[in-house]
Small-subunit ribosomal RNA, 3' major domain from an uncultured bacterium, 475 nucleotides, folded computationally.

Context: one part of a larger RNA
RNA sequence: UGACGGGGGCCCGCACAAGCGGUGGAGCAUGUGGUUCAAUUCGAUGCAACGCGAAGAACCUUACCAGGGCUUGACAUGCUUCGGACAGGCUUGGAAACAAGCCCUCCCUUCGGGGUCGGAGCACAGGUGCUGCAUGGCUGUCGUCAGCUCGUGUCGUGAGAUGUUGGGUUAAGUCCCGCAACGAGCGGAACCCUCGCCCUUAGUUGCCAUCGGUUCGGCCGGGAACUCUAGGGGGACUGCCGGUGACAAGCCGGAGGAAGGUGGGGUCGACGUCAAGUCCUCAUGGCCUUUAUGCCCUGGGCGACACACGUGCUACAAUGGCCGGUACAGAGGGUCGCGAACCCGCGAGGGGGAGCUAAUCCCAGAAAGCCGGCCCCAGUUCGGAUCGGAGGCUGCAAUUCGCCUCCGUGAAGCUGGAAUCGCUAGUAAUCGCGAAUCAGCACGCCGCGGUGAAUACGUUCCCGGGCCUUGUACA
Repeated sequence: UGACGGGGGCCCGCACAAGCGGUGGAGCAUGUGGUUCAAUUCGAUGCAACGCGAAGAACCUUACCAGGGCUUGACAUGCUUCGGACAGGCUUGGAAACAAGCCCUCCCUUCGGGGUCGGAGCACAGGUGCUGCAUGGCUGUCGUCAGCUCGUGUCGUGAGAUGUUGGGUUAAGUCCCGCAACGAGCGGAACCCUCGCCCUUAGUUGCCAUCGGUUCGGCCGGGAACUCUAGGGGGACUGCCGGUGACAAGCCGGAGGAAGGUGGGGUCGACGUCAAGUCCUCAUGGCCUUUAUGCCCUGGGCGACACACGUGCUACAAUGGCCGGUACAGAGGGUCGCGAACCCGCGAGGGGGAGCUAAUCCCAGAAAGCCGGCCCCAGUUCGGAUCGGAGGCUGCAAUUCGCCUCCGUGAAGCUGGAAUCGCUAGUAAUCGCGAAUCAGCACGCCGCGGUGAAUACGUUCCCGGGCCUUGUACA
């Protein structure tokens, strides 16, 4: 000077408390440990690994295993030599890869040769092989925490201190005051994006608001007012008033306002810590391997299952289940695509192809909700696992191992021990919708809107953190 303390003081954070909903019990999905296996490829491992790398494992992917093959190699550059285009087609063997054989077959040229391709040879290629304790880059975490430093000066023999401590204040090293300090940088804040109010510009979406027509649908004429869309601008600054405070910074209350005192959300994460993570994105030193630790192919595996854990989904029902009717979104995607009307099918789906390169067409029915009806507390009209059968779709191919539909079957489960998680507002809870990946495949992920709470006395205690101070045999 730090670090640490079951030392002290002050102060924060869904940290506790208050409250709402979960997990831990059940079934299933998914990841992991373990076990098994020819292989169950590899990595991630307290918080900060475990629906993580996987935003798509039937083949491919694929890195693993078995078997069949290839070696100048699936890919790059250069040299020597021989030869012909390459591609393609056929026959035989084969699971394919591949091997053998046959057919067909160049361009330019000042002719020396060049381009391109194939064979042989050489130099080399290749490696998801090892080392993240050799590294770059990127990332997690403490932590959106309020901190971390520097120049000059001053003090100290020195390490270093001061500044950065103190009194107030703030979300904040935020600001004010004081002070041997005076300034400055990286952080904080602001600048940026988005939502909320208004004005304006613009009208092939929207509107009868106003006029006319209407097969009643903004459908048509028409209109730019409103909604909206997307560009520009305004608006909030403790600016105003009162109180309080050191006359300060600020704090409390009020007015006006769509909005207050950082308005909500996002982007943004300082010096550093964990020899944190990644040599399987990529790059890269070293080491290792080169008829193989490289390359191709067929099939299998990554999907195994006595078990154990994490994360989820669906439930255990009556503020519920089922049936009929009937409303109201937002954000997205679509030309190898989205695919309407109509017809067939109980349905998944099939036929059909209008329209749309899309504020103009399609995906598209939003669901919870509301209205009416049935069920009457039962393992049930709860719950849907499992299994049998019949089908549909994608795809060369759904046996290992896809998704969906229909009929039948109906398991466990009657609110879950110890323990443990999330959330402070349009949040939690609950309801559906979209989209990335993608031929197909989501209960995951990323977004979107609908309905919409309860509670916070307080900081003693648990956890994490900040500042000052104290002890120390630790560095």